RNA sequence: AGAGUUUGAUCCUGGCUCAGGAUGAACGCUAGCGGGAGGCCUAACACAUGCAAGUCGAACGGGAUUGGGAGCUUGCUCCCAUGAGAGUGGCGCACGGGUGAGUAACGCGUAUGCAACCUGCCUUUAACAGAGGGAUAGCCCAUAGAAAUGUGGAUUAAUACCUCAUAGUUCUAUUAGAUCGCAUGAUUUGAAAAUUAAAACUCCGGUGGUUUGAGAUGGGCAUGCGUGACAUUAGCUAGUUGGUAAGGUAACGGCUUACCAAGGCGACGAUGUCUAGGGGUUCUGAGAGGAUUAUCCCCCACACUGGUACUGAGACACGGACCAGACUCCUACGGGAGGCAGCAGUGAGGAAUAUUGGUCAAUGGGCGAGAGCCUGAACCAGCCAUCCCGCGUGCAGGAUGACGGCCCUAUGGGUUGUAAACUGCUUUUAUAUAGGAAUAAAAAUCCGUACGUGUAGUAAGCUGACGGUACCGUACGAAUAAGGAUCGGCUAACUCCGUGCCAGCAGCCGCGGUAAUACGGAGGAUCCAAGUGUUAUCCGGAUUUAUUAGGUUUAAAGGGUGCGCAGGCGGGAAAAUAAGUCAGCGGUGAGAUCCUGUAGCUCAACUACAGAACUGCCGUUGAUACUGUUUUUCUUGAGUUCGGUUGAGGUAAGCGGAAUGUGUAGUGUAGCGGUGAAAUGCUUAGAUAUUACACAGAACACCAAUUGCGAAGGCAGCUUACUAAACCGUUACUGACGCUGAGGCACGAAAGCGUGGGGAGCGAACAGGAUUAGAUACCCUGGUAGUCCACGCCGUAAACGAUGAUUACUCGUUGUGCGCUAUAUACUGUGCGUGACUGAGCGAAAGCAUUAAGUAAUCCACCUGGGGAGUACGUCGGCAACGAUGAAACUCAAAGGAAUUGACGGGGGCCCGCACAAGCGGAGGAACAUGUGGUUUAAUUCGAUGAUACGCGAGGAACCUUACCCGGGCUUAAAUGGAGCGUGACCGUACCCGAAACCAGGCUUUCUUCGGACGGUUUGCAAGGUGAUGCAUGGUUGUCGUCAGCUCGUGCCGUAAGGUGUCGGGUUAAGUCCCAUAACGAGCGCAACCCCUAUUCUUAGUUGCCAGCGGGUCAUGCCGGGGACUCUAAGGAGACUGCCAGCGUAAGCUGUGAGGAAGGUGGGGAUGACGUCAAGUCAGCACGGCCCUUACGUCCAGGGCUACACACGUGUUACAAUGGCCGGUACAAAGGGCAGCUACCCCGCAAGGGGAUGCGAAUCCCUAAAGCCGGUCUCAGUUCGGAUUGAAGUCUGCAACUCGACUUCAUGAAGCUGGAAUCGCUAGUAAUCGCGCAUCAGCCAUGGCGCGGUGAAUACGUUCCCGGGCCUUGUACACACCGCCCGUCAAGCCAUGGAAGUUGGGAGUGCCUGAAGCCGGUGACCGAAAGGAGCUGUCUAGGGCAAAAUCAAUGACUGGGGCUAAGUCGUAACAAGGUAGCCGUAA
Repeated sequence: AGAGUUUGAUCCUGGCUCAGGAUGAACGCUAGCGGGAGGCCUAACACAUGCAAGUCGAACGGGAUUGGGAGCUUGCUCCCAUGAGAGUGGCGCACGGGUGAGUAACGCGUAUGCAACCUGCCUUUAACAGAGGGAUAGCCCAUAGAAAUGUGGAUUAAUACCUCAUAGUUCUAUUAGAUCGCAUGAUUUGAAAAUUAAAACUCCGGUGGUUUGAGAUGGGCAUGCGUGACAUUAGCUAGUUGGUAAGGUAACGGCUUACCAAGGCGACGAUGUCUAGGGGUUCUGAGAGGAUUAUCCCCCACACUGGUACUGAGACACGGACCAGACUCCUACGGGAGGCAGCAGUGAGGAAUAUUGGUCAAUGGGCGAGAGCCUGAACCAGCCAUCCCGCGUGCAGGAUGACGGCCCUAUGGGUUGUAAACUGCUUUUAUAUAGGAAUAAAAAUCCGUACGUGUAGUAAGCUGACGGUACCGUACGAAUAAGGAUCGGCUAACUCCGUGCCAGCAGCCGCGGUAAUACGGAGGAUCCAAGUGUUAUCCGGAUUUAUUAGGUUUAAAGGGUGCGCAGGCGGGAAAAUAAGUCAGCGGUGAGAUCCUGUAGCUCAACUACAGAACUGCCGUUGAUACUGUUUUUCUUGAGUUCGGUUGAGGUAAGCGGAAUGUGUAGUGUAGCGGUGAAAUGCUUAGAUAUUACACAGAACACCAAUUGCGAAGGCAGCUUACUAAACCGUUACUGACGCUGAGGCACGAAAGCGUGGGGAGCGAACAGGAUUAGAUACCCUGGUAGUCCACGCCGUAAACGAUGAUUACUCGUUGUGCGCUAUAUACUGUGCGUGACUGAGCGAAAGCAUUAAGUAAUCCACCUGGGGAGUACGUCGGCAACGAUGAAACUCAAAGGAAUUGACGGGGGCCCGCACAAGCGGAGGAACAUGUGGUUUAAUUCGAUGAUACGCGAGGAACCUUACCCGGGCUUAAAUGGAGCGUGACCGUACCCGAAACCAGGCUUUCUUCGGACGGUUUGCAAGGUGAUGCAUGGUUGUCGUCAGCUCGUGCCGUAAGGUGUCGGGUUAAGUCCCAUAACGAGCGCAACCCCUAUUCUUAGUUGCCAGCGGGUCAUGCCGGGGACUCUAAGGAGACUGCCAGCGUAAGCUGUGAGGAAGGUGGGGAUGACGUCAAGUCAGCACGGCCCUUACGUCCAGGGCUACACACGUGUUACAAUGGCCGGUACAAAGGGCAGCUACCCCGCAAGGGGAUGCGAAUCCCUAAAGCCGGUCUCAGUUCGGAUUGAAGUCUGCAACUCGACUUCAUGAAGCUGGAAUCGCUAGUAAUCGCGCAUCAGCCAUGGCGCGGUGAAUACGUUCCCGGGCCUUGUACACACCGCCCGUCAAGCCAUGGAAGUUGGGAGUGCCUGAAGCCGGUGACCGAAAGGAGCUGUCUAGGGCAAAAUCAAUGACUGGGGCUAAGUCGUAACAAGGUAGCCGUAA
């Protein structure tokens, strides 16, 4: 110090989350020791038991008991000592200890004041203590009661009580001076009045008492400042505020009472409600702050709840009293007792917090002269890892890097790991044992010294709970001692197995659907360590409430606009003052804490001492720049005067024309109107159209705009009246009069409301017609409110420049409105407005840019994640509609802004393609062939499924193939390798069973150099799988698409994603080329290079060819020969817009151009960029992990893949005369051939059969058809068409039944050119004709792949359909429009509002009642009196009644909201979202 998370990616805004520290903590797992701390945060809930406040005989009366003694009557008396319990009296009990309920307060903190006060014990000062008196407890007797507790009688003491004396410095009132004070007054010196004291005890030393002054200590009161939340709490207050008088108090005071006055508090937050003890501190933080108030210290409050007083120096009293209430206990039912928020402890509550311990040894407190007693204060110990600190669990060596575990690319390696074993060493700690503290110094006692009579010091001597503890020795032996969490990123640390959106994890993002570093286990690793993780809470990070230190055009956020009180801020000069400000000094800021230093425990934690600090408050003395205040002054801010100008500024009245509608009249006739198309509607009772006249209401064309005016809303025909403003020019005047502006007041579009008018057009609602699946809409025809006017409400808008007002400053360019300047309508200058562009600067960017979103200042308003929600409740306003103010629960991890790249659009522009159009021929109808779906089946094996599956994998399913089904067999297996055991089999042959495989059993049965070889059986090891996963893969293929695109390096631009290049203007088949250009180059594609073909040349001539020469034949290159030609097959040439003309800068285009065999890539092929479709294929092959192993492997026989109501695709043959049939006749190319092609001959009608020859092939063989020439048929279901069926055959093959092809004869079906819709093709193409080949025994081939023969038509053109390319635009899409997404309804869950009510709490108000008690009155009774009992009045706790408010809980029913799986209905929004969207309002 930051990090993760919104996106395909980016920048920003913004929330959520994490890493840190802390705790009086709790929980999980684990646990060796010590030191120091801490320990009911919840029920101020209830408490059994014990203890926590007594003491004094040196105040008093007395005296049980015990001991001793005496007398004797031997169980009684007396004396001495001891002195218990209880009582009177004194002091203490108001301290110490606990708790935090109440309290938002002079309660606390801080600083002052008391001239308005008190103070026991203590110190000090002065004075004094004389004389009497009557009681009473106790004791004794009697008595009531269960008890608690009393009652009566007799008797008695005091330092108890009372009276008198004495005293004044007290106090009270009067009065005369002096001094002081801001004042009320205070101090002091006098005068004369009235009033009030005392206590004794004694060891004789003293102690105690009364009065008085002073001090100290402790308290009381008052005041300034500071000290929570809520304004959805805005008004509160009758003793209230003040005065006078009296009372009361220690004391001031409405503290109380009477009277008088009407005040007092409050937006600087009164009153009310809720919450809370306050502070020092503690935690965190860089700090400022935020949070906190356990332990320790200070203050306050409380003591079962509420009230009250008494006593006392002090209380309205924790372990006192009285009363009331609730609760608990005792009871003889009559009545009594009690208060752990003291220490332990119990129950309860709770996630959770300890022992019914020891001692007064020390410190401190009470009493006492003292010894001493008391002290759950205190000091100690016990329990608890609750926290902090420290120590240990060993150290060194030790590699065959052992065994085992885990992992891997597995004959091996890696890791655990120097870790272990083993060797040596040490002994903290544990255990055993020996010793063993300091804390203690006093008081008291005693000794004796100094001073001089109680102090100081000296020497003895007594006292230890903790504790036989700390500590220190000795022995022993590595011996007694390691866990927890984590390992996807943040965040240090990775692999295997299991699981399979299951189980589960998770702080956020998110993991898990068969290869999970994220779940569970294991191995390993990482981090801490006697702990470690989790949870909760606080601060931090969060500059995410921003004083330090944020924002508001579009992300949340500028009020709709102005005026303006308070408030805040405010121009120049001078003077005074000294409030703010600054400085010095003084006081205070308790101690502890924090910090620094030093020291003490072996260190540390901890503790001690010292210093610093406590950032604060107060006082005082100065300073006077700035701010404030006061005074004087100035003119530039502001305003006034004078003169002009401008404008849809406002209000009222009047006037005008066009248009529309209506009425009347005329002309005129059949339609008008309306739409995408129609219909509703109007019209022969005369519409629409047209002409004239009249009337009505509303709005003001052109001018007219980037115009003008106004504070905003807003304002538009013309004229008049009234009125406001701005600007310009200019003299004079005022002299800071200014700016902003919470509340407040005023204005405020449209819609809407009220009352009364008005109503032409338009037109919510409504009605009808259309559209549609529906159409409560869009479109059409009507049409009411309304729109208009007057008056009054409403008070909201996307009321927008989404930009508050004011002031100052800061580069330029160019328009425009109104002034001034100027002779001027030209220029120039200047002022105020209003626009555009562009710098610096700013900004996340888009953009803003002197009209700032720049640089600064002042004031106001507003914002703090999205949703819930501008909702609910409350309040205010309104006639209402509604408006203003304005939450929470709950829920999500995002919501959002700007820009980028794509994709998409029922957006735009440009361009291309047999894409359309123009043509030719098909298919869709028929029959058949073939494939697919479906159905069927034991099986009809599997795959391919829009384009891009369907004559596809299959370029050959009768068996085989074959993967499917049924049945029968085999289990190391059908093949191969090596190893072991045993062996001489095996093979072959015939045979039994059988469908075969197989099984059973015969015949036959090795070689050898004796080492073995060979063979099979058997055993174990390696198999096998067309089983699943093409969504784990390789390879390969289809498609977009032979479309023209896809990228990179460097540079430049941008914060970045990214852009540029690749865009623009031309051109091309082409990102082809040219020009331009912050780009310059390059790569993969395009093109070219390759093959075939078209022309020609050269070379070479066999098996090809044959012109010329020769020979020969019925005939034939048949032969000699030849290379001319054809041809064959090698190598060259040739075509490049090269030349010409036109156009053009160029690239290039155009041309019946020339030349040429070929002309503008000549034609065809091969060639397929980056990528897309998780496209296809695990069944071609390969391959990961998964699955099967007497079977999902393998062998065999038969069946099936060939089924058949039906649907679809691809084809074949046709429907005929451009034809069918018969006869004759001509011309190819490319292929294939020995288990082959076969000449030729014979037989058969034929398929074919029987002979026979040539050829492993430029040599032999297989080979054309359409065509041409004749003939016939004559428009018919035919001499078209050939399906189907019958019969007879041929061939292949173990075998043609399921299930082959072919031949012959016979049979002769549908079909007469094909609906919607649809396919191919642009030239040697379509169409048409035949030939060959692969596979193959044969063939279901009409398929596929090739070959040649004959050989067309058409293209105006790019509007439209489809697909594609480039540029641009919008976007809420990015799984990318097959996208995204809204609302109702239905279902479940959650929180919440309303609600007839119901229940409860707290606080008040009114009335009634009213205990104890203080005070007042009375007091016939008691008392000599003082006084008291009694009675009574005011007040009051509490209780009762009543009405209202408030808070909470609950409530049938009801409202919306949120979240949920893939529900239902539509399709509102995002693209022109298919009617642009949005805001306000109404229906």